Source information: A computed fold for a 72-nucleotide RNA from a Pseudomonadota bacterium, annotated as transfer RNA. Lineage of the source: Bacteria > Pseudomonadati > Pseudomonadota. The sequence was found in a public genome assembly. Rfam family: tRNA. Rfam describes the family as follows. Transfer RNA (tRNA) molecules are approximately 80 nucleotides in length. It is annotated as a transfer RNA.
[in-house]
RNA sequence: GGGCGUAUAGCUCAGCGGGAGAGCAUCGGCCUUACAAGCCGAGGGUCGCAGGUUCAAACCCUGCUGCGCCCA
Numbered sequence: 001g002g003g004c005g006u007a008u009a010g011c012u013c014a015g016c017g018g019g020a021g022a023g024c025a026u027c028g029g030c031c032u033u034a035c036a037a038g039c040c041g042a043g044g045g046u047c048g049c050a051g052g053u054u055c056a057a058a059c060c061c062u063g064c065u066g067c068g069c070c071c072a
Base pairs, nucleotide, nucleotide: 001071002070003069004068005067006066007065010024011023012022013021018055026042027041028040029039030038048064049063050062051061052060
């Protein structure tokens, strides 16, 4: 330098054009003499950045950035 993959909550990840989610973690409540476990609930997101397409984009297209793998 070229190719491919990947980037979504604190962490691990799902989400194939119209509702942004799960598990774990955190906080509150119930339970317990207490702790853990269990049950109920809550908070937490400019979906890597910038453009484009579309009535509408996390999702499609282009460029860029970070990370990983391969080729040279």